[in-house]
Context: one part of a larger RNA
RNA sequence: GGACGAACGCUGGCGGCGUGCUUAACACAUGCAAGUCGAACGGGAUCCAAUGUGUAGCAAUACACAGGAAGAUCUAGUGGCGAACGGGUGCGUAACACGUGAGGAACCUACCCCAGUCUCCGGAAUAACAGGUGGAAACACCUGCUAAUACCGGAUGCCGUCGGACCAUCGCAUGGUGGACCGACGAAAGAUUUAUCGGAUUGGGACGGCCUCGCGGCCUAUCAGCUUGUUGGUGGGGUAAUGGCCUACCAAGGCGUCGACGGGUAGCUGGUCUGAGAGGAUGAUCAGCCACACUGGGACUGAGACACGGCCCAGACUCCUACGGGAGGCAGCAGUGGGGAAUCUUGCGCAAUGGGCGAAAGCCUGACGCAGCAACGCCGCGUGGGGGAAGAAGGCUCUCGGGUUGUAAACCCCUUUCAGCAGGAACGAAAAUGACGGUACCUGCAGAAGAAGGUGCGGCCAACUACGUGCCAGCAGCCGCGGUGACACGUAGGCACCAAGCGUUGUCC
Numbered sequence: 001g002g003a004c005g006a007a008c009g010c011u012g013g014c015g016g017c018g019u020g021c022u023u024a025a026c027a028c029a030u031g032c033a034a035g036u037c038g039a040a041c042g043g044g045a046u047c048c049a050a051u052g053u054g055u056a057g058c059a060a061u062a063c064a065c066a067g068g069a070a071g072a073u074c075u076a077g078u079g080g081c082g083a084a085c086g087g088g089u090g091c092g093u094a095a096c097a098c099g100u101g102a103g104g105a106a107c108c109u110a111c112c113c114c115a116g117u118c119u120c121c122g123g124a125a126u127a128a129c130a131g132g133u134g135g136a137a138a139c140a141c142c143u144g145c146u147a148a149u150a151c152c153g154g155a156u157g158c159c160g161u162c163g164g165a166c167c168a169u170c171g172c173a174u175g176g177u178g179g180a181c182c183g184a185c186g187a188a189a190g191a192u193u194u195a196u197c198g199g200a201u202u203g204g205g206a207c208g209g210c211c212u213c214g215c216g217g218c219c220u221a222u223c224a225g226c227u228u229g230u231u232g233g234u235g236g237g238g239u240a241a242u243g244g245c246c247u248a249c250c251a252a253g254g255c256g257u258c259g260a261c262g263g264g265u266a267g268c269u270g271g272u273c274u275g276a277g278a279g280g281a282u283g284a285u286c287a288g289c290c291a292c293a294c295u296g297g298g299a300c301u302g303a304g305a306c307a308c309g310g311c312c313c314a315g316a317c318u319c320c321u322a323c324g325g326g327a328g329g330c331a332g333c334a335g336u337g338g339g340g341a342a343u344c345u346u347g348c349g350c351a352a353u354g355g356g357c358g359a360a361a362g363c364c365u366g367a368c369g370c371a372g373c374a375a376c377g378c379c380g381c382g383u384g385g386g387g388g389a390a391g392a393a394g395g396c397u398c399u400c401g402g403g404u405u406g407u408a409a410a411c412c413c414c415u416u417u418c419a420g421c422a423g424g425a426a427c428g429a430a431a432a433u434g435a436c437g438g439u440a441c442c443u444g445c446a447g448a449a450g451a452a453g454g455u456g457c458g459g460c461c462a463a464c465u466a467c468g469u470g471c472c473a474g475c476a477g478c479c480g481c482g483g484u485g486a487c488a489c490g491u492a493g494g495c496a497c498c499a500a501g502c503g504u505u506g507u508c509c
Base pairs, nucleotide, nucleotide: 001509002508003507004506006505007504008503009502010501013381014380015379016378017377018376019374020373021339026337027336028335030334031333032332035081036080037079040078041077043075044074045073046072047071051066052065053064054063055062056061088292089291090290098216099215100214101213102212103211104210107209108208112205113204114203115202116201117200118199119198120154121153122152123151129144130143131142132141133140134139159186160185161184162183163182164181166179167178168177169176170175190197191196218264219263220262225255226254227253230252231251232250233249234248235247236246237245267289268288269287270286271282272281273280274279294315295314296313297312298311317328318327319326320325345371347370348369349368353367354365355364356363357362384414385413386412387411394405395404396403397402418450420445421444422443423442424441428436453498454497455496456495457494458479459478460477464493465492466491467490468489474481475480
């Protein structure tokens, strides 16, 4: 000098765009953050026509009650899809976690796309519901009834898997690919407004994931030896799949001064800051990957989890209780307490973009889009412009002549950015639909009107005098100032430098 997610002191006009718990992965009141589908299913509720009865009327009819076809709307439950995404945090992790480059002839992939084939016949339940019981509650139990795209059995098999033996071809070692034969096993679901949407199976694609390896990136030797599932093999198990991943047996190996093992620290990267570069430091916001979800462990469901707003167990903590027993998990968005030098609103909207479900209408979406707060940062603008005295007053100073503040002010002539007031008024939206927002922007009006401070002035380092103080009070980044004339302390005047900021502190280069 540059930089900052900064803080502190003094000060503070406007706008645009960003950024905002770096500390206690501390504890959390309250609200919201994941639902949706009635075009899978049986119920239930509401509305409603005919019709019947009653009252009034001569009648048409009106009113009240009952009634409920077809239908409409809503929905607790069964069922499907989603909830594994999106959002948060950086505890752990020195590891194939990450980055990069390869390999998988050892693998999986719901929804989506392409292509082929099929969608046949049956059955038994169960929630809801009804009745009953227990319990303070959470909720649980018993009996009875019922449906399905829920569940189960059978058939068929384009085809797939497995086993047997055969042919062709290829390779990179195990082997791969293609073809024909035999045997065993293996499917399915319907809905509808008749347009369609689905279901099963197989092959391919796409997207996503999993596994293996080469190389790369912290400190420490005041850590020198480490290791028994350890290293390898065989059989078996397990997995989507390879593998000591697990197990039985066998062998005795494997790693290490090119730093094993141990200890400390730490999410990694694209990037960011600095620097001419090499390098050094760093990993907020944004993006990719990983890990975690009160702490520890476990599996279930599922295409996918060992699952933030799912389940079970244990623990700590908090809450309710009729003391028998239950409930909870903000490192989602706001917000509270606490810690701290320090970090925001318990806002608006699904209008846009994106996501889930749905045939759609649509519903949900604290993702997101916006608004609010904060000079926290960057950028832009303003606080007026021209004229105006050998120079008012006041201040300061003085050798008392003067000098300086100083064209500065007053005064004259102008202008109106921004802010203010009034009128109009968008783009963002495709047919409709705008939270932002009567916002941006445009036009008009009034008036210099509402808008300047901070630090420094001994040298480094631009900028000096007076008074007070008297090694005191104090200053200070270093050198150093202060003990009676202090350009260094305090105040005033003047000056210098930056400017809605200016200084200080901290950290990095």